[in-house]
RNA sequence: UAGACAUGCAAGUCAAGGGGAUUCUUCGGAAUCACCGGCGAAAGGCUCAGUAACACGUCGAUAAUCUGCCCUCAGGUCUGGAAUAACCUUGGGAAACUGAGGCUAAUACCGGAUAUGGGAUUGAUACUGGAAUGUACUUUCCCUGAAAGUUUCGGUGCCUGAGGAUGAGUCGGCGGCUGAUUAGGCUGUUGGUGAGGUAAAGGCUCACCAAAACCUAGGAUCAGUAGGGGAGAUGAGAGUCUUAGCCUCGAGAAGGACACUGAGAUAAGGGUCCUAGCCCUAAGGGGUGCAGCAGUCGCGGAACCUCUACAAUGCGCGAGAGCGUGAUAGGGGUAUCCCAAGUGCUUAGUUUUACUAGGCUUUUGCCAUGUAUAAAAAGCAUGGCGAAUAAGUGGUGGGUAAGACCGGUGCCAGCCGCCGCGGUAACCCCGGCGCCACGAGUGGCAAUCACAAUUAUUGGGUCUAAAGCGUCUGUAGCCGAUUUGUUAAGUUUCUUGUGAAAUUGUUUGGCUCAACCACACAACGUGCAAGAAAUACUGGCAGAUUAGAGACUGGGAGGAGACAGGAGUACUCUUUGGGAAGCGGUAAAAUGUUAUAAUCCUUGGAGGACUACCUGUGGCGGAGGCGCCUGUCUAGAACAGGUCUGACGGUGAGAGACGAAGGCUAGGAGAACGAUCGGGAUUAGAUACCCCAGUAGCCCUAGCAGUAAACGCUGCGAACUAAGUGUUGCAUGCUCUUCGAGAGCAUGCAGUGCUGUAGCGAAGGCAUUAAGUUCGCCACCUGGGAAGUACGGCCGCAAGACUGAAACUUAAAGGAAUUGGCGGGAGAGCACACAAGCGGUGGAAUGUGCGGUUUAAUUCAAUCCCACUCGGAAAAUCUCACCAGGAGCGACGGCAGAAUGAAGGUCAGAUUAAAGGUUUUACCUAACAAGCCGAGAGGUGCUGCAUGGCCGUCGUCAGCUCGUGCCGUAAGGUGUCCAGUUAGGUCUGGUAACGAGCAAGACCUGCAUCCACAAUUGCAAACGCGUCAAUUUGAUGAGCGUGCACAAUGUGGAGACCGCAUUGGUAACAAUGAGGAAGGUGCAGGCAACGAUAGGUCUGUAUGGCCCGAAUCUCCUGGGCUACACGCGCGUCACAAUGGCAUGGACAGGGGGAUACAACUCCGAAAGGAGAAGUCAAGCCUCGAAACCAUGUCUUGGUCCUGAUCGAGGGUUGUAACUCACCCUCGUGAUGCCGGAAUCGCUAGUAAUCGUGUUUCAACACGGCACGGUGAAUACGUCCCUGCUCUUUGCACACACUGCCCGUCAUCCCAAUCGAGCCGGGUCUAUGUGAGGAUUAAUUUUCGAAUUAGUUCGAACAUAGGCUCAGUGAGAAGGGGCAAGUCGUCACAAGGUA
Repeated sequence: UAGACAUGCAAGUCAAGGGGAUUCUUCGGAAUCACCGGCGAAAGGCUCAGUAACACGUCGAUAAUCUGCCCUCAGGUCUGGAAUAACCUUGGGAAACUGAGGCUAAUACCGGAUAUGGGAUUGAUACUGGAAUGUACUUUCCCUGAAAGUUUCGGUGCCUGAGGAUGAGUCGGCGGCUGAUUAGGCUGUUGGUGAGGUAAAGGCUCACCAAAACCUAGGAUCAGUAGGGGAGAUGAGAGUCUUAGCCUCGAGAAGGACACUGAGAUAAGGGUCCUAGCCCUAAGGGGUGCAGCAGUCGCGGAACCUCUACAAUGCGCGAGAGCGUGAUAGGGGUAUCCCAAGUGCUUAGUUUUACUAGGCUUUUGCCAUGUAUAAAAAGCAUGGCGAAUAAGUGGUGGGUAAGACCGGUGCCAGCCGCCGCGGUAACCCCGGCGCCACGAGUGGCAAUCACAAUUAUUGGGUCUAAAGCGUCUGUAGCCGAUUUGUUAAGUUUCUUGUGAAAUUGUUUGGCUCAACCACACAACGUGCAAGAAAUACUGGCAGAUUAGAGACUGGGAGGAGACAGGAGUACUCUUUGGGAAGCGGUAAAAUGUUAUAAUCCUUGGAGGACUACCUGUGGCGGAGGCGCCUGUCUAGAACAGGUCUGACGGUGAGAGACGAAGGCUAGGAGAACGAUCGGGAUUAGAUACCCCAGUAGCCCUAGCAGUAAACGCUGCGAACUAAGUGUUGCAUGCUCUUCGAGAGCAUGCAGUGCUGUAGCGAAGGCAUUAAGUUCGCCACCUGGGAAGUACGGCCGCAAGACUGAAACUUAAAGGAAUUGGCGGGAGAGCACACAAGCGGUGGAAUGUGCGGUUUAAUUCAAUCCCACUCGGAAAAUCUCACCAGGAGCGACGGCAGAAUGAAGGUCAGAUUAAAGGUUUUACCUAACAAGCCGAGAGGUGCUGCAUGGCCGUCGUCAGCUCGUGCCGUAAGGUGUCCAGUUAGGUCUGGUAACGAGCAAGACCUGCAUCCACAAUUGCAAACGCGUCAAUUUGAUGAGCGUGCACAAUGUGGAGACCGCAUUGGUAACAAUGAGGAAGGUGCAGGCAACGAUAGGUCUGUAUGGCCCGAAUCUCCUGGGCUACACGCGCGUCACAAUGGCAUGGACAGGGGGAUACAACUCCGAAAGGAGAAGUCAAGCCUCGAAACCAUGUCUUGGUCCUGAUCGAGGGUUGUAACUCACCCUCGUGAUGCCGGAAUCGCUAGUAAUCGUGUUUCAACACGGCACGGUGAAUACGUCCCUGCUCUUUGCACACACUGCCCGUCAUCCCAAUCGAGCCGGGUCUAUGUGAGGAUUAAUUUUCGAAUUAGUUCGAACAUAGGCUCAGUGAGAAGGGGCAAGUCGUCACAAGGUA
């Protein structure tokens, strides 16, 4: 891939122009063939390479032109001549082809005649017209010099002139792509004169000019891209995109150039030449051009038959018949598009929308005949057969119609336009079933338009989302006050011409309908041209006005600017004197400085910079910016006056000027400060923050630079649109006055702030100083990143500035506000949070739990607070889940087995550590059966991240919500906030809120006081006995009567409410006091909101899913959970004298008890044992409390402290005490002398200390839970630590700070940039060579032409250079991307130095 092409066809025709040849002949002629000649071959067909151009579209011009065939009118067609092809003869050549000699004709060619035509010139006119250069007439001269026949006598040709028609050429206006990272271009270029050339104007070409113009910011030139239009797709339209098919114009024919012929071509199915390719060859030489129809190769994601016919419609030729025609008409192929239709109806059966069987219909299908057709096919007509010939694709989480179906998979495999699914219950993957959508289609990919007001003319924006130039002046441009006249360019109306057809719309009609086609009308083309009219508005011209603008005058204000002079304090250095040991610096230090005398005080001098107080959301300036005083010069603004000009104005692309800090150049100056550098600290490090020094710089002069968060993140100008309140300047008025250049008030103008209505805005907010409502002009924006980077240009000494992309990558980035959470933010309040205290832990020994290690197993769970004496309220077996070994078990169904005897039992043997197991024999009984497939029981198997329930923690913290209303676009807010107060969202007051609910409180239980009642198993003061001891008397309710006073028990009440008083306070309430058993919640418990924590538990039970299923089930034996280098938690006991030991003595409460508690008696040194009353409990038992008290002893020692470990001997429980229980006695006597860093508990009957009971339980507590005895210290404060609550603030966090997040380095991938170069394409210029064409002269000539000399154009090739575009390139540097790499922590909170 406008890449290359095999083969066939696509342009011929005419015998009535001519002469011939051949064949046939009825001799009249007919047919065929090549040649001369005529016409055609410039059409039709194909393609879109080039072209940004008068190529196209449209409207015009031709007064600057041509036109074969055709039509009309007029006239004519006279007379001669010489050739040549065919043909004959004969050469050359492989071929293509070609040479020589000879004969001949014409409508071929030539001479002459006539007609005619043309040009120049003279003249006065006439006509057309916008305009004569036109036409007509006229004078004179010059040039040119037509024709063809044939005939059947009808014609048909030919020539001339004029006109028409058609077609074409040329010119002009307007219109339609991108780029300024293309800004200057051009030399025949622009014009003139003359000439040449053309059908024709013209630099079209040439010569000359004592011509230098022309085009261009309204975009020239250059580059890129592209055939243009009618139209098509889409859209409400405006538009945007496209140029396939059909029509039309242009251009091209392998790439280029050239002419010939002709009416017409610069012709490609004609010629010549060059270049590249291909073919033939006898090697000499020739041939060739499918972007015609088919077809082939190639290329590619991508596209058909080497078909039929000239029957129709056209075209060419012809008098015609006719011939030709890959134009065209038809067929074939392709679900490529549009339109229409079909896959049936009915009866019965079956569980069904489905199937089976029977019946019906025949559009369609198949077959036959006729018609139709160029030939078929289709169609039409008739007949036959048979529901026959006909269903898929995509989807099923949302958008989006359709599954909370099954199986598989397990962040894998995969899906997904976007959001997003998948990590063991996937409505998203894969398959099945069901369902949904459309249906001979349905999906995917690519592209365009719409949605997108998301390039905004219609129709957007720029304070904070992207976006106002740093500021001013000003050129072009755009816009512009009031009024009069005129004009009619814009504008408006009307008329005329044109704007091809097809396409589009509407109504009809034709194919059975429709698609399709046709007639008519309309519309479209929104246009252009011409003419007529209107005159409001805009514009032009002329005149006037003063409200805009400017000038002028006046007195005030001002850190406005430039220059000069002067002043002031501080600082440093230096000088004088004094003085004496540190100074300086910091959170703390050190470096530094000082006995060469510092710091400090003091005297004098020098130097440079700066300008406190006044000073002010105050002033001035265009912005940057400007601050001591005085003077000179310069400029601007406001106010007042109303003298002058008379729209002179606004904005402003380019352009110019100014422009902080820092930087650069040159020269000065250098006190203080102070990048870099040096030192000292800090730190893990510290290239920082802090400290000590200190260079450039900061300052001055002359230049450069030209940027800032140059910010009001808000361009300039003008008009309009509520108020209120400050302040500065000027003016006017009034009042006061100390009479001052004083003060106050009011008004106007100008500036500068605050609050705020309407309005606007996404909101925050803005709001007469607009971000409101309008107008004018300029600048800028169009997702984030790459990137303000690269390349190019331009400026600069440099640094760098201005202009400014793309590839690639990405689903967000961003704004404002809301609710939370968080902060090394702020405020308020609270808590054994700290403080004040008391006692511990951490050290020793030991018990126990955990980790780790070990092991066959050391089962599992719990791991910050909220795991660790926790599940476990008790592991010797059991428990038990772990390990070793052994054994057993399948409801139910099916298959195989079984009266030819299954399973089981009994005796005996074997096996084994043992056994109920296995196996053998015998006997008994008589129906089942575990061999296989399913399915079960069971599972302390898995998943607490599938769950219920229960529980822990936040937290007994004070919070969490709702209804209605109100506010806000909404999220949401308000209520629930504020001031007080409270233990408390408790209450009071305020309040767009008013109420309500769950929590809090109230409530329930217990304790503390009193009263009433009750009266046994409780009690016993008084009374009467009994018993015991005894001296009067005492004891005894484990004796009785009696009693219920007291205590205790039980039931029911009372009581406390800030009720009373004082003080403070509006109140709520607080403080104090009295009374009281109790005082401000009396004390102690119970009850624990909305929620959060994927907190804990599948091993308490329950439970989804998964798994095991003869083993992960069940049972047995033994072991293990009790191991032990070590680390941690919680306890116990101690370290002693507030104590140990001994003796004696005193006082509880609350529990428990029948497989139990056990008095009492006896035995034993004790543990305990043997008997045994009582008790199912206010009765009996456990039951002796201990600390304590008294006396004695020990006397500061590793002890008469401690009591681990070990030895010996006993006891108890239990089938069993070795691993591995507890107790008793004797002996042994380790460690320990009060515990580092750190850390825990506790605010009163509490801590501390002392014992008692109970739970679990056969036995085993230093554990848990209760009980009582003794019984303190301190705090009446705070938010410092740890946390909690509320308000507020910031946030780049929302998995919510254990958050987020940045960069280097390391790995891999991607695209682009630079790069010594290398290589290629395009284009331009110059030079050389130069095919060929044109032309001049001469010569020759067969008159066709050739040769020579020159001129000119010139393809192609070569060389050199410029520009440009690709490819490639060692290497360089940056960018982007990539689940879990390294180093730090710069950013987000005051982010720990804003």
Molecule: small-subunit ribosomal RNA
Organism: metagenome